[in-house]
This is a predicted structure of a 72-nucleotide RNA (transfer RNA) from Labrus bergylta. Model confidence (mean pLDDT): 84 of 100. The sequence is in RNAcentral, with records from Rfam. It matches the Rfam family "tRNA". The family's RNA type in Rfam is transfer RNA. Lineage of the source: Eukaryota > Opisthokonta > Metazoa > Percomorphaceae > Labrus.
RNA sequence: GGUAUGGUGGCCAAGUGGUAAGGUGUUGGUCUCGUAAACUGAAGAUCAUGGGUUUGACCCCCAUCCAUGCCG
Numbered sequence: 001g002g003u004a005u006g007g008u009g010g011c012c013a014a015g016u017g018g019u020a021a022g023g024u025g026u027u028g029g030u031c032u033c034g035u036a037a038a039c040u041g042a043a044g045a046u047c048a049u050g051g052g053u054u055u056g057a058c059c060c061c062c063a064u065c066c067a068u069g070c071c072g
Base pairs, nucleotide, nucleotide: 001071002070003069004068005067006066007065010024011023012022018055026042027041028040029039030038048064049063050062051061052060
């Protein structure tokens, strides 16, 4: 330099055009000798960045940045 895959809450990780699940963590409550375990509620992501297409984009297209693998 070329190419493939990936980038989504603090962390992990779904979502394949109709407005973002789940786990873990954090936190309120119940229970308890107890801040453990269990049960239950809440907050937390405008989806790497900038454009484009579309009535509508995490999703499709282009460029850029970052990570990993392969080729040279």